The part of an RNA shown here (small-subunit ribosomal RNA, central domain) has 350 nucleotides and comes from an uncultured Clostridia bacterium. The prediction has a mean pLDDT of 88. The sequence was found in a public genome assembly.

Context: one part of a larger RNA
RNA sequence: CUGGGCGUAAAGGGAGCGUAGGCGGUUUGGUAAGUCAAAUGUGAAAGCCUGUGGCUUAACCACAGAAUUGCAUUUGAUACUGCUAGACUUGAGUUCGGGAGAGGUAAGUAGAAUUCCUAGUGUAGCGGUGGAAUGCGUAGAUAUUAGGAGGAAUACCAGUGGCGAAGGCGGCUUACUGGAACGACACUGACGCUGAGGCUCGAAAGCGUGGGGAGCAAACAGGAUUAGAUACCCUGGUAGUCCACGCCGUAAACGAUGGAUACUAAAUGUGGGAGGUAUCGACUCCUUCCGUAUUGUAGUAAACACGAUAAGUAUCCCGCCUGGGGAGUACGGUCGCAAGAUUAAAACUC
Numbered sequence: 001c002u003g004g005g006c007g008u009a010a011a012g013g014g015a016g017c018g019u020a021g022g023c024g025g026u027u028u029g030g031u032a033a034g035u036c037a038a039a040u041g042u043g044a045a046a047g048c049c050u051g052u053g054g055c056u057u058a059a060c061c062a063c064a065g066a067a068u069u070g071c072a073u074u075u076g077a078u079a080c081u082g083c084u085a086g087a088c089u090u091g092a093g094u095u096c097g098g099g100a101g102a103g104g105u106a107a108g109u110a111g112a113a114u115u116c117c118u119a120g121u122g123u124a125g126c127g128g129u130g131g132a133a134u135g136c137g138u139a140g141a142u143a144u145u146a147g148g149a150g151g152a153a154u155a156c157c158a159g160u161g162g163c164g165a166a167g168g169c170g171g172c173u174u175a176c177u178g179g180a181a182c183g184a185c186a187c188u189g190a191c192g193c194u195g196a197g198g199c200u201c202g203a204a205a206g207c208g209u210g211g212g213g214a215g216c217a218a219a220c221a222g223g224a225u226u227a228g229a230u231a232c233c234c235u236g237g238u239a240g241u242c243c244a245c246g247c248c249g250u251a252a253a254c255g256a257u258g259g260a261u262a263c264u265a266a267a268u269g270u271g272g273g274a275g276g277u278a279u280c281g282a283c284u285c286c287u288u289c290c291g292u293a294u295u296g297u298a299g300u301a302a303a304c305a306c307g308a309u310a311a312g313u314a315u316c317c318c319g320c321c322u323g324g325g326g327a328g329u330a331c332g333g334u335c336g337c338a339a340g341a342u343u344a345a346a347a348c349u350c
Base pairs, nucleotide, nucleotide: 004321005320006319007304008303012318014201015200016199017198021194022193023192025088026087027086028085029084030083031082033081034080035077036076037075038074039073040072041071042070049065050064051063052062053061054060091191092188093187094186095184096183097182103177104176105175106174107173108172109171110154115149116148117147118146119145120144121143125136126135162169163168206247207246208245209244210243211242215241216240220236221235222234223233258317259316260315261314262313263312266295267294268293269292270291271290272289273288274287275286276285299306300305323350324349325348332343333342334341335340
């Protein structure tokens, strides 16, 4: 390379948008590039292969044929692919309608709770643990009442519920704003799928500048425990956690399962929409589309299991794997303020 693979054995890129490229619905005409057929030319000789012949035979040699799967030109064929001209509506998109939602951004605001401050009541303890101690407290703590300050997070509702491409999103109100589903079937008429590079987004931690700082809490200090205890437990406590702007670009970024399309038994729950039945009405029940879960047939699978949300049956495109260690390391490149990230070997060894 080929082949075979990628849920758990090595292997799906963290996610999206999209360039080149690859692939692409129904139908008519044209063309004839691909494709198919024929002819001609060429495809050196020798060799190989087949047949016949010559040395007594063989090796060897001679002659004839075949082969040379190719290339070029010409003439045809037109099913498929391409190109071109036209048409279509099922794919895709637009429009209209009433609904659902922690989707995003910004501003405002509410009530619990913790802490602190002030004042009152009140007196000797509080706190903490397996038990203690460090710690706090007669300079009046803890407890309790009233008032105030400030920061962060939003109990119940809450749900294998919802929304988002992923990361993720949860008090309430307002403004701006993205997407999806359903129904109508008015419009465009293949405008599609995927996507190397590229661009954008991307938890937590970390970094820079300036704020903020209630609680929590790496580091650190002390008290315990212990043979020791640079821990687990306790008392404190700084970065950080929060905000604005800018970096970083990684995670068990997981469904450890790339995206798109089509097809292939059922059953049960639940969220959103539409239609019908029924009713005074809300429910209920039936049908259907989209989502989300559980069970399960065929089938698949090494097994576990998956099973219309496939790991089934197929097609298209991308990414990735190729024994363990060395190593996701070294060197070099690119990016970064740094931390480091990314790309990515070999010797050697089993």